Small-subunit ribosomal RNA, 5' domain from a Clostridia bacterium, 508 nucleotides, folded computationally. It matches the Rfam family "Bacterial small subunit ribosomal RNA". Taxonomically the source falls in Clostridia (Bacteria, Bacillati, Bacillota).

[in-house]
Context: one part of a larger RNA
RNA sequence: GGACGAACGCUGGCGGUGUGCUUAAUACAUGCAAGUCGAGCGGAGUUCGAGAAGCUUGCUUCUUGAACUUAGCGGCGGACGGGUGAGUAACGCGUGAGCAACCUGCCUAUAUCUGGGGAACAACAGUUGGAAACGACUGCUAAUACCGCAUGAGACCACAGUGGGGCAUCCCACAGGGGCCAAAGAUUUUAUCGGAUAUAGAUGGGCUCGCGUACCAUUAGAUAGUUGGUGGUGUAACGGACCACCAAGUCGACGAUGGUUAGCCGACCUGAGAGGGUGAUCGGCCACAUUGGAACUGAGAUACGGUCCAGACUCCUACGGGAGGCAGCAGUAGGGAAUAUUGGGCAAUGGAGGCAACUCUGACCCAGCAAUGCCGCGUGAAUGAUGAAGGUCUUCGGAUUGUAAAGUUCUUUAAUUGGGGACGAACUAAAUGACGGUACCCAAAGAAUAAGCCACGGCUAACUAUGUGCCAGCAGCCGCGGUAAUACAUAGGUGGCAAGCGUUAUCC
Numbered sequence: 001g002g003a004c005g006a007a008c009g010c011u012g013g014c015g016g017u018g019u020g021c022u023u024a025a026u027a028c029a030u031g032c033a034a035g036u037c038g039a040g041c042g043g044a045g046u047u048c049g050a051g052a053a054g055c056u057u058g059c060u061u062c063u064u065g066a067a068c069u070u071a072g073c074g075g076c077g078g079a080c081g082g083g084u085g086a087g088u089a090a091c092g093c094g095u096g097a098g099c100a101a102c103c104u105g106c107c108u109a110u111a112u113c114u115g116g117g118g119a120a121c122a123a124c125a126g127u128u129g130g131a132a133a134c135g136a137c138u139g140c141u142a143a144u145a146c147c148g149c150a151u152g153a154g155a156c157c158a159c160a161g162u163g164g165g166g167c168a169u170c171c172c173a174c175a176g177g178g179g180c181c182a183a184a185g186a187u188u189u190u191a192u193c194g195g196a197u198a199u200a201g202a203u204g205g206g207c208u209c210g211c212g213u214a215c216c217a218u219u220a221g222a223u224a225g226u227u228g229g230u231g232g233u234g235u236a237a238c239g240g241a242c243c244a245c246c247a248a249g250u251c252g253a254c255g256a257u258g259g260u261u262a263g264c265c266g267a268c269c270u271g272a273g274a275g276g277g278u279g280a281u282c283g284g285c286c287a288c289a290u291u292g293g294a295a296c297u298g299a300g301a302u303a304c305g306g307u308c309c310a311g312a313c314u315c316c317u318a319c320g321g322g323a324g325g326c327a328g329c330a331g332u333a334g335g336g337a338a339u340a341u342u343g344g345g346c347a348a349u350g351g352a353g354g355c356a357a358c359u360c361u362g363a364c365c366c367a368g369c370a371a372u373g374c375c376g377c378g379u380g381a382a383u384g385a386u387g388a389a390g391g392u393c394u395u396c397g398g399a400u401u402g403u404a405a406a407g408u409u410c411u412u413u414a415a416u417u418g419g420g421g422a423c424g425a426a427c428u429a430a431a432u433g434a435c436g437g438u439a440c441c442c443a444a445a446g447a448a449u450a451a452g453c454c455a456c457g458g459c460u461a462a463c464u465a466u467g468u469g470c471c472a473g474c475a476g477c478c479g480c481g482g483u484a485a486u487a488c489a490u491a492g493g494u495g496g497c498a499a500g501c502g503u504u505a506u507c508c
Stems, first nucleotide, its partner, number of pairs: 001508003006504005013377006019370002021335001026333003030330003035076003040073002043070013083288003092213008102205002107201008115149001117147002124139006156179002159176001161174005185193003214260003221251003226248008263285004267278004290311005313324004341367001343366003349363001350361004380410004390401004414449001416444005424435001452497005457478003463492005473480002
């Protein structure tokens, strides 16, 4: 000198645009943050209409039609999006390869199929337990829920064959006869949306390897599923991943093992560069979700707002038993030098569901707070010497503040008031904007509403007076202060930066 997620002191006009718990991965009141589909299904309810019966003549019951709502079964989504960095020195990350050892819902393309049956369980009704949470028994019922059957291939399994290829195990193509495996319907009634199988693609993942990836040797030996083999189990898949048996290996001064610290990277800061430092915001990957463990469902999780078990904590209780998890967005307490609103909207972008209309979305878009950073603008301009008054200094002559002020002539950015008033809106003809009557435009009045902070001994731009008297104090270093202190304090003046200025911490 530069930088900062900064803090502190003094001061503070406006706009644009970023950023904002670095500490206790501490504990959380309250609200919201993941639902959706009635065009899968049977019910139930509300409203309106039509018909019939009863009579109390304006009501009740029954049948039927339409619209709306949806507790339950069912489907898809809750594995994305959002948060945090505790753990992790590791194939975790980065980079480059490999899988002839793998999976992939929704999406795209191609081909074929969508036939015919059955048995249940919720809801509901009845009985019943419990304070509650939540159940139990009996009976009835539907489906795109569940289960057989048929058909079925180039898929899968075993057998045998031909051709081609490679990278050891092998891979690909073609044809054979066996075995085995499928489906679901809905609707505005006429076209859509679906369902099943197979292949290919796309996307997303899984696994393996080379190289790189902090400090300590005052950590030198470590290791028994350890290292390898055979056979198996398991997995989507390879593998001591796991198991049985066999062998005795394997790693290590090219730093094993142990300990400490730490999420990694793109990037960011600095520097001429080489380097050094950092890993906030934004983007990629990983890990975690009160602590520890476990699996289920599923294309995908060993699942933040799912389940089960155990621990700690908090709450409810009729003492028998239950409920909870903000490292989502706000917000509270605590900690701290320190970090914001319990705001608006789904209008846009994106996501989930749905044929759609649409619903949901604290993702997101906006607004609020904070000079926390960067950028821009303003606090007036021109003229004005009697060099006014006042202040300060003075050798008492004057010098300086100083064209500074006053005065004169102008301007009106920003702020204020009034009028007009968007783009962002596309899908799709109409309608549709949270922001927002905002930005912007026009007009009005008046210099009106808007300057501070630090320094002035040298480094280092900028000096005098008074007070103080090794006191009070200053200080980054050298050092000032003991009676004329340009170094302390105050005043005048000056210098620097400026809505900021200085100090402190940290990095280069």